[in-house]
RNA sequence: GGGCCUGUAGCUCAGCUGGGAGAGCGCAUCGUUCGCAAUGAUGAGGCCGCGGGUUCGAAUCCCGCCAGGUCCA
Numbered sequence: 001g002g003g004c005c006u007g008u009a010g011c012u013c014a015g016c017u018g019g020g021a022g023a024g025c026g027c028a029u030c031g032u033u034c035g036c037a038a039u040g041a042u043g044a045g046g047c048c049g050c051g052g053g054u055u056c057g058a059a060u061c062c063c064g065c066c067a068g069g070u071c072c073a
Stems, first nucleotide, its partner, number of pairs: 001072007010025004019056001027043005049065005
């Protein structure tokens, strides 16, 4: 330098064919307990790596860039 893959909540990850942004763990509050753990209920937390384009509408399609992984040179 080139090819491919990945980037979504604090962490691990879904999101299939463009139209509601989600799960588990963690966190907060409340209940149960003398207390803790466990468990139940409720809730907070994201401008989907960045910028642009297409579209009525983009996490999803297209282009460029950045970061990580891997292969080739």

A computed fold for a 73-nucleotide RNA from an Anaerolineales bacterium, annotated as transfer RNA. RNAcentral holds the sequence, with entries from ENA. The coordinates come from a structure-prediction model, not an experiment, and the mean pLDDT is 83. The source organism's lineage runs through Bacteria, Bacillati, Chloroflexota, Anaerolineae and Anaerolineales. Rfam family: tRNA. Rfam describes the family as follows. Transfer RNA (tRNA) molecules are approximately 80 nucleotides in length.